[in-house]
Predicted 3D model of a 147-nucleotide RNA (FMN riboswitch aptamer (RFN element)) from a Bacillota bacterium. NCBI's taxonomy places the organism under Bacteria, Bacillati, Bacillota. It matches the Rfam family "FMN riboswitch aptamer (RFN element)". Gene Ontology term of the family: FMN binding. The sequence was found by an Rfam model in a public genome assembly. The coordinates come from a structure-prediction model, not an experiment, and the mean pLDDT is 81.
RNA sequence: GAGGACCUUCGGGGCACGGUGAGGGACGCAAGUCCCAAUUCCGGACCGGCGGUGAUGCGCCGUAGAGGCGACAAGUCCGCGAGCCGCAAGGCACGAACCGGUGGGAAUCCGGUACCGACAGUACAGGCUGGAUGGGAGAAGGGACGG
Repeated sequence: GAGGACCUUCGGGGCACGGUGAGGGACGCAAGUCCCAAUUCCGGACCGGCGGUGAUGCGCCGUAGAGGCGACAAGUCCGCGAGCCGCAAGGCACGAACCGGUGGGAAUCCGGUACCGACAGUACAGGCUGGAUGGGAGAAGGGACGG
């Protein structure tokens, strides 16, 4: 002490709200009355995986300024994962942001208002149930190899 393997551990959050009533049930001769019934519909509330980047603020170095270093830090900026097909290599699919403010500079800060979210099941699902005691981007650690 580059690097490619190997091993171990870790590796996702979210309605106990209101309305409606598809449908089901109880009673009744009947008309009908009553009960149950959507985290899926309507209203409202709620959630945000991993790597990168990251003008403020924070900590440290510096007498100080300039400057440097560090931790934190984006659902909608760049990329990745989860799905499907395939023995495999690999292939296919793969969502969403604007406005204002500050400033030399904002895609990340502050404020406002929006928007997005695999597959199967089911009353139409980001949240329920299921595939899944699965997979996983990756994170941390370890002993070897290797100079």